[in-house]
Molecule: RNase P RNA; transfer RNA
Organism: Gammaproteobacteria bacterium
RNA sequence: GGAGUCGGCCAGGCAAUCGCUCUGAACCGGAUGCGAAUCCGGGUCGGGGAGGAAAGUCCGGGCUCCACAGGGCAGGGUGCCAGGUAACGCCUGGGGGGCGCGAGCCUACGGAAAGUGCAACAGAAAGGAUACCGCCCCGCACCGGCCUUCGCCGGAAACGGGGUAAGGGUGAAAUGGUGCGGUAAGAGCGCACCGCGCAGCUGGUAACAGCCUGUGGCAAGGUAAACCCCACCUGGAGCAAGACCAAAUAGGAAAGCAAUGCCGUUGCCCGCGGCGCUUUCGGGUAGGUUGCUCGAGGCUGCCGGUGACGGUGGUCCCAGAUGAAUGAUUGCUCACGACAGAACCCGGCUUACCGGCCGGCUCCUUUU
RNA sequence: GCCGGAGUAGCUCAGUCGGUAGAGCAACUGAUUCGUAAUCAGUAGGUCGGAGGUUCGAUUCCUCUCUCCGGCACCA
Numbered sequence: 001g002g003a004g005u006c007g008g009c010c011a012g013g014c015a016a017u018c019g020c021u022c023u024g025a026a027c028c029g030g031a032u033g034c035g036a037a038u039c040c041g042g043g044u045c046g047g048g049g050a051g052g053a054a055a056g057u058c059c060g061g062g063c064u065c066c067a068c069a070g071g072g073c074a075g076g077g078u079g080c081c082a083g084g085u086a087a088c089g090c091c092u093g094g095g096g097g098g099c100g101c102g103a104g105c106c107u108a109c110g111g112a113a114a115g116u117g118c119a120a121c122a123g124a125a126a127g128g129a130u131a132c133c134g135c136c137c138c139g140c141a142c143c144g145g146c147c148u149u150c151g152c153c154g155g156a157a158a159c160g161g162g163g164u165a166a167g168g169g170u171g172a173a174a175u176g177g178u179g180c181g182g183u184a185a186g187a188g189c190g191c192a193c194c195g196c197g198c199a200g201c202u203g204g205u206a207a208c209a210g211c212c213u214g215u216g217g218c219a220a221g222g223u224a225a226a227c228c229c230c231a232c233c234u235g236g237a238g239c240a241a242g243a244c245c246a247a248a249u250a251g252g253a254a255a256g257c258a259a260u261g262c263c264g265u266u267g268c269c270c271g272c273g274g275c276g277c278u279u280u281c282g283g284g285u286a287g288g289u290u291g292c293u294c295g296a297g298g299c300u301g302c303c304g305g306u307g308a309c310g311g312u313g314g315u316c317c318c319a320g321a322u323g324a325a326u327g328a329u330u331g332c333u334c335a336c337g338a339c340a341g342a343a344c345c346c347g348g349c350u351u352a353c354c355g356g357c358c359g360g361c362u363c364c365u366u367u368u
Numbered sequence: 369g370c371c372g373g374a375g376u377a378g379c380u381c382a383g384u385c386g387g388u389a390g391a392g393c394a395a396c397u398g399a400u401u402c403g404u405a406a407u408c409a410g411u412a413g414g415u416c417g418g419a420g421g422u423u424c425g426a427u428u429c430c431u432c433u434c435u436c437c438g439g440c441a442c443c444a
Base pairs, nucleotide, nucleotide: 001364002363003362004361005360006359007358008357009356010355012333013332014331015330016329017328018327020049021048022047023046024045025044027042028041029040030039031038032037051339055350056349058348059347060346061345062344063238064237065236066235070270071269072268073267075234076233077232078231079230080094081093082092083091084090095109096107097106098105099104110229111228115227116226117223118222132168133167134164135163136162137161138160139159142155143154144153145152146151176194177193178192179191180190181189195218196216197215198214199213201210202209203208242290243289244288245287252281253280254279255278256277257276261275262274263273264272283443284442285441297316298315299314300313301312302311303310304309334337369440370439371438372437373436374435375434378393379392380391381390387424395411396410397409398408399407417433418432419431420430421429
């Protein structure tokens, strides 16, 4: 200098003017009231005012109601090990496997010797199987030789009987691999090495690893993001939850069941609770308060831990709208500005994204 | 905001334990007719909304994503 990899941060800036929303202070006006006080309105001064994803709503939790949430079945979810956490399908560390020269990255990764199913086409055969071509043996029509004949010897396409799984061929996948021996030809049939299974030992909390040891000729092919089995987790609904105030209307019609009934937020049974209830049509109001933002909160120092994280001290208050605010205009400036807008609140994941800055590490090249 | 459902031929829809994707209407060609319609015979037309994964193989199973549709207030 180039290429790459991992982690963190920022998301145009400044100024002036005019607005919007929430809030604090004092003031002015109005209403109620004897007053204190409360409510409404107004301008003045001060303070706050979108994000790393506010998004998708895919997980987990808080909160609220149904019985603080009960029992059983069904259903759903997760799936190497250990830890973190309020919890998780998240995160951290480790193991196995895969990729990369490397830093590093990816990984739904329990069980196929409990059972059931599936594998189109091709192929002999798709799972405790089988033999299409081939190879080998035997028999025999037949041919040749010896030969007077009987008979003997040799060859042998096809056919019949049998052996075989070395080789070919099919397929995504075919019942360990290489070599030597062995055999009629072959084959774990035997042996050596490699692989694999089981048991033991050692290390590790464990997943697992090691190969020091023994053993088994090899049985137990794939698929569980097929049913299933095993282990663990799991009640349902959602702030339009829920609570309070106010206003208005026809407490009307139909259907169901009528207390062995109906409803109580997925299905069934039990239990518990409520009861003239439920559903549909029709009717009315579509106003306000609360829930609502101080929270598993942010920043920072120290301590423990490899780390996720935990403990402790200090400090700060940082959007709460409800037709729904966070904007508009002008000027200067630069590297010319991406994806995108809170709606009960958090922890994650995933997806979208112009670019810029900082740090750790790896590889290549050059110079000293 | 919250909850639920659906994307398959031009249109409306089928398609189950994963194995070459179908029906009706429409379109086109031929026959029939003097001609048209109807009728009869035949033909073409599909990246199964998109991307990735599991599997030998995906419309189907899993994950992410895009588009569309529906429901949810209170009172008596």